RNA sequence: CAGGUCGAGAGGCGCUGCAACGGGCUCCUGCCCGCCACGCUCGGCCUGCACCACUCGAACAAGGGCGCCUCCCAUCG
Numbered sequence: 001c002a003g004g005u006c007g008a009g010a011g012g013c014g015c016u017g018c019a020a021c022g023g024g025c026u027c028c029u030g031c032c033c034g035c036c037a038c039g040c041u042c043g044g045c046c047u048g049c050a051c052c053a054c055u056c057g058a059a060c061a062a063g064g065g066c067g068c069c070u071c072c073c074a075u076c077g
Base pairs, nucleotide, nucleotide: 001048002047003046004045005044006043007042008041009040010070011069012068013067014066015065018039021034022033023032024031025030038063
């Protein structure tokens, strides 16, 4: 760094819908339908690849289309 898996980021309802995915058509890799708002970040573990490297301690998030609701904290009335 990549893939997989698990956990966390307070919790829901409705709407639209890009990518991915599924189906059909087309044979141009485009069109239609379905599904779809954790696909993001942080961390643990496993596997693979790359690199060849200070050590110790402390702290602990930041984002996520639109509308509504609940919860939590603070301040004012």

Predicted 3D model of a 77-nucleotide RNA (SAH (S-adenosyl-L-homocysteine) riboswitch aptamer) from Streptosporangium saharense. The coordinates come from a structure-prediction model, not an experiment, and the mean pLDDT is 79. Rfam family: SAH (S-adenosyl-L-homocysteine) riboswitch aptamer. The family has 52 seed sequences and 1,354 matches in Rfam 15.1. Gene Ontology terms of the family: S-adenosylhomocysteine metabolic process and regulation of gene expression.